[in-house]
RNA sequence: GGCGCCAUAGCCAAGAGGUAAGGCAAGGGUCUGCAAAACCCUGAUUCCCCGGUCCGAAUCCGGGUGGCGCCU
Numbered sequence: 001g002g003c004g005c006c007a008u009a010g011c012c013a014a015g016a017g018g019u020a021a022g023g024c025a026a027g028g029g030u031c032u033g034c035a036a037a038a039c040c041c042u043g044a045u046u047c048c049c050c051g052g053u054c055c056g057a058a059u060c061c062g063g064g065u066g067g068c069g070c071c072u
Stems, first nucleotide, its partner, number of pairs: 001071007010024003018055001026042005048064005
């Protein structure tokens, strides 16, 4: 220098045009003499950033940033 993959909550992680699952952690509650365990509830107004397409974008397109890998 060329090419590919990845970036979503504190952490892990699904989602592939119709408005963001699940688990762990955290907070609240039920239960208990107090706890633990168990069960219930809560949580992303900016999905790495900027633009574009579209009625509608985490998702498609262009550019950028960061990480990983391959080639030279």